Background
Predicted 3D model of a 73-nucleotide RNA (transfer RNA) from an Actinomycetota bacterium.
RNA sequence: GGGCCGGUAGCUCAGGCGGUAGAGCAACGGACUUUUAAUCCGCUGGUCGUGGGUUCGAUUCCCACCCGGCCUA
Numbered sequence: 001g002g003g004c005c006g007g008u009a010g011c012u013c014a015g016g017c018g019g020u021a022g023a024g025c026a027a028c029g030g031a032c033u034u035u036u037a038a039u040c041c042g043c044u045g046g047u048c049g050u051g052g053g054u055u056c057g058a059u060u061c062c063c064a065c066c067c068g069g070c071c072u073a
Base pairs, nucleotide, nucleotide: 001072002071003070004069005068006067007066010025011024012023013022019056028042029041030040031039049065050064051063052062053061
């Protein structure tokens, strides 16, 4: 240099061939407990890597770029 995969909540990851996004853990509040832990209930949290394009509408389709990993020369 070329090719492939990935980037979504604090962390680990889902997301149907376009209709403004979810789980588990964590955090917070509560119940229980002498207290802690465990368990149970509730709740908060996202400019979907960046910038353009297509579209009435983009996490999703197209292009470029940035970051990480693998293969190849």

It matches the Rfam family "tRNA". The source organism's lineage runs through Bacteria, Bacillati and Actinomycetota. Its mean pLDDT, the model's own confidence on a scale to 100, is 82.